Background:
The part of an RNA shown here (small-subunit ribosomal RNA, central domain) has 348 nucleotides and comes from an uncultured bacterium.

Context: one part of a larger RNA
RNA sequence: CUGGGCUUAAAGAGUUCGUAGGUGGUUAAAAAAGUUGAUGGUGAAAUCCCAAGGCUCAACCUUGGAACUGCCAUCAAAACUUUUUAGCUAGAGUGUGAUAGAGGUAAGUGGAAUUUCUAGUGUAGAGGUGAAAUUCGUAGAUAUUAGAAAGAACAUCAAAAGCGAAGGCAACUUACUGGCUCGAUACUGACGCUGAGGUGCGAAAGCGUGGGGAGCAAACAGGAUUAGAUACCCUGGUAGUCCACGCCGUAAACGAUGAAUGCUAGCUGUCGGGCAGUUUACUGUUCGGUGGCGCAGCUAACGCAUUAAGCAUUCCGCCUGGGGAGUACGGUCGCAAGACUAAAACUC
Numbered sequence: 001c002u003g004g005g006c007u008u009a010a011a012g013a014g015u016u017c018g019u020a021g022g023u024g025g026u027u028a029a030a031a032a033a034g035u036u037g038a039u040g041g042u043g044a045a046a047u048c049c050c051a052a053g054g055c056u057c058a059a060c061c062u063u064g065g066a067a068c069u070g071c072c073a074u075c076a077a078a079a080c081u082u083u084u085u086a087g088c089u090a091g092a093g094u095g096u097g098a099u100a101g102a103g104g105u106a107a108g109u110g111g112a113a114u115u116u117c118u119a120g121u122g123u124a125g126a127g128g129u130g131a132a133a134u135u136c137g138u139a140g141a142u143a144u145u146a147g148a149a150a151g152a153a154c155a156u157c158a159a160a161a162g163c164g165a166a167g168g169c170a171a172c173u174u175a176c177u178g179g180c181u182c183g184a185u186a187c188u189g190a191c192g193c194u195g196a197g198g199u200g201c202g203a204a205a206g207c208g209u210g211g212g213g214a215g216c217a218a219a220c221a222g223g224a225u226u227a228g229a230u231a232c233c234c235u236g237g238u239a240g241u242c243c244a245c246g247c248c249g250u251a252a253a254c255g256a257u258g259a260a261u262g263c264u265a266g267c268u269g270u271c272g273g274g275c276a277g278u279u280u281a282c283u284g285u286u287c288g289g290u291g292g293c294g295c296a297g298c299u300a301a302c303g304c305a306u307u308a309a310g311c312a313u314u315c316c317g318c319c320u321g322g323g324g325a326g327u328a329c330g331g332u333c334g335c336a337a338g339a340c341u342a343a344a345a346c347u348c
Base pairs, nucleotide, nucleotide: 004319005318006317008301012316014201015200017198021194022193023192025088026087027086028085029084030083031082033081034080035077036076037075038074039073040072041071042070049065050064051063052062053061054060091191092188093187094186095185096183097182098181103177104176105175106174107173108172109171110154114150115149116148117147118146119145120144121143125136126135162169163168206247207246208245209244210243211242215241216240220236221235222234223233258315259314260313261312262311263310266293267292268291269290270289271288272287273286274285275284276283277282278281297304298303321348322347323346330341331340332339333338
């Protein structure tokens, strides 16, 4: 390079947007770059192939032919790709009327619970465990009543439910704001798809500065258990968890399944709309999501199956035996931790 692959065997980038590039609906006309044909030139000789001849044959040699599938020029063709011009509306988008939603940001408000503090009642235990002890308590604990403060999280509703590109999002109210969906049409007229580099976002942990600190809780201390116990259990407890701003850029970032488009049996739930019907809370139907089962087909099997892992097209990413190793070196980024890129020797 060809070829084969990527749910689970190696392999889909965490995710969006988007540059170059690749690729692209439909009609007509023109051009003729790609494409196709013809003619001409060229394509050294030798080699290869065919025929004939010469060494006694053969290898070998000689002569002739064919071939050199290519390149260039000219002429011609116009189906396809391309280019130009003029159109179209089925893709894409805009306007218009509505719905649903934990989508995002900011500000404010609320109740339950927990802990602490103050005061009252009250008295000897409380707590904890498999059993205990460390621990708290006569300086009045636990329990209970009233009041105050603080921080964090929002029970029920709640669901296989909803929204978001992903990470993720759940008390309530307000303001600002993104996207989807549906209906009827009017408009633009291919404006599309993908996307190397690039760019934004990106759980948790961690880092920097300043706040905050109720509960929980790495580290740490003590008590147990045990042969030991640097653990599991218990009592404490600091970072952290929370907020603001900045960094980090990784996860089993998973549907272990890249994005987009078209086509391909059904049955049954559920969510958001539209239409029609009726017994007025149901039925039928049609779009858009989200589940379960299942045919064809696919698959090594498990299984997938209109939300494909089926049948096709376009584009990107990635894989090539196990270990060494996602490591070393170098480079880029980072305050650091480290991240990204990424080998080889050797060995089986």